[in-house]
C1' cells in the first nucleotide's frame, strides 16, 4: 500500500414516524427522532423498482413501448475516505 473488518479507539451518518416547505406525482429539503449502517460519503454508467406523459387498443386507470423525472438506506459499477487487531 492492497485486501480485510475487531466486544479495539476516536468519531460519523440517520430508517420509520411527527412538524413544516417544495413538487402534478414519484419523491426531496429543513427540524425533531433512532431502525440500523465499515462507506447508510459522493456519483444516475448498467439492471431493478417507481412517478408523469404520449402511442398502441372497440374501450381501458391493464400490458407493452417511446420520452421526461425519481430512487445511492434496491443490486452492481466508478470514485474518495477514519482506525489498524486477526
Nucleotide at each position: 500500500u492492497a485486501u480485510c473488518g475487531a466486544u479495539a479507539a476516536a468519531g460519523g451518518c440517520a430508517a420509520a414516524c411527527c412538524a413544516u416547505c417544495u413538487g402534478u406525482a414519484a419523491a426531496g429539503g429543513u427540524g425533531g427522532g433512532a431502525c440500523g449502517c465499515a462507506a447508510a460519503g459522493c456519483u444516475a454508467c448498467g439492471g431493478g423498482c417507481u412517478c408523469g406523459u404520449c402511442a398502441c387498443u372497440a374501450a381501458a386507470u391493464a400490458a407493452u413501448g417511446g420520452c421526461g423525472g425519481g430512487u445511492a438506506g434496491u443490486c452492481g459499477g466508478g470514485u474518495u475516505a477514519c482506525c489498524g487487531a486477526a
Molecule: c-di-GMP-I riboswitch aptamer
Organism: bacterium